[in-house]
RNA sequence: UGACUGAUAGCUCAACUGGCAGAGCGCCGGACUGUUACUCCGGAGGUUGCAGGUUCGACCCCUGCUCGGUCAG
Numbered sequence: 001u002g003a004c005u006g007a008u009a010g011c012u013c014a015a016c017u018g019g020c021a022g023a024g025c026g027c028c029g030g031a032c033u034g035u036u037a038c039u040c041c042g043g044a045g046g047u048u049g050c051a052g053g054u055u056c057g058a059c060c061c062c063u064g065c066u067c068g069g070u071c072a073g
Base pairs, nucleotide, nucleotide: 001072002071003070004069005068006067007066010025011024012023013022019056027043028042029041030040031039049065050064051063052062053061
C1' cells in the first nucleotide's frame, strides 16, 4: 500500500429477502424467607463506529473515513 472481515445495551452476541432494534448475563424494584442466596415477576438502559448517499422505509444497499483482526506485497 492492496484484498477480505468485524464494529449493535455495561459485557457476550442475535436481528431472515430492506419493514416495530432483541436475547442471555449484569444493574434496579418487587414477590418468596429468620437473613442472604436460589427461584419467580416487573423495569431501566441504544446517535446500530463516524459522515454522507439511495429508498416511502436502512443494523442491512452504495461512497468516504476511523479503529480491530486475517492475508498478500
This is a predicted structure of a 73-nucleotide RNA (transfer RNA) from Kribbella sp. WER1. Rfam family: tRNA. It is annotated as a transfer RNA. Its mean pLDDT, the model's own confidence on a scale to 100, is 81. The sequence is in RNAcentral, with records from ENA.